A computed fold for a 156-nucleotide RNA from Modestobacter marinus, annotated as c-di-AMP riboswitch aptamer (ydaO/yuaA leader).
NCBI's taxonomy places the organism under Bacteria, Bacillati, Actinomycetes, Geodermatophilales, Modestobacter.
The sequence was found by an Rfam model in a public genome assembly.
The prediction has a mean pLDDT of 76.
[in-house]
RNA sequence: GGCCGCCUGACGUCGAACCUCCCGGACGGGGGUGGGGGACCCACAUCCGGCGCGCCCGAAACCAGGAGCGCGUCUCGGGGUGAAGCCGCGGCACGCGGCCGGGCACCGAUCGCCCGAACCCGACAGCUCACCUCGCCGGCGGUGAUCGGAGGAUCC
Numbered sequence: 001g002g003c004c005g006c007c008u009g010a011c012g013u014c015g016a017a018c019c020u021c022c023c024g025g026a027c028g029g030g031g032g033u034g035g036g037g038g039a040c041c042c043a044c045a046u047c048c049g050g051c052g053c054g055c056c057c058g059a060a061a062c063c064a065g066g067a068g069c070g071c072g073u074c075u076c077g078g079g080g081u082g083a084a085g086c087c088g089c090g091g092c093a094c095g096c097g098g099c100c101g102g103g104c105a106c107c108g109a110u111c112g113c114c115c116g117a118a119c120c121c122g123a124c125a126g127c128u129c130a131c132c133u134c135g136c137c138g139g140c141g142g143u144g145a146u147c148g149g150a151g152g153a154u155c156c
Stems, first nucleotide, its partner, number of pairs: 011141004018031004032136006042126001049074007056066002077124001078121004085099006100116005106149006
């Protein structure tokens, strides 16, 4: 001097996931912020999934069957949070390509690099005032470069 790893502090990053009060802590409160449900108006409109149990119908009153109702459960339909989607091709579990969406320490542009997951609701929800309700977790690491702009600090 270089490379790799660990710890701590600060700083930052994805994201709504932050600040603060009381308290030893937790619970809780305040501020801020994100999501869902939910009228008139507007928009939309066609047939309402599977399984089990019960009620009911009819019945030879048992079984089987059946329009409807209730309860429970599941996900093929539909819906929600999220950038996390659409299309095409393939030997189709998955992969490739195109378009599109998102991230890379104030903003814009160009190039470059990276991501396109996961979970939830449970046949059902358009928008939506009032109103009701839920979240503020978790993960990560040195700002990639150039041009332009904005702002701040220090010095004179």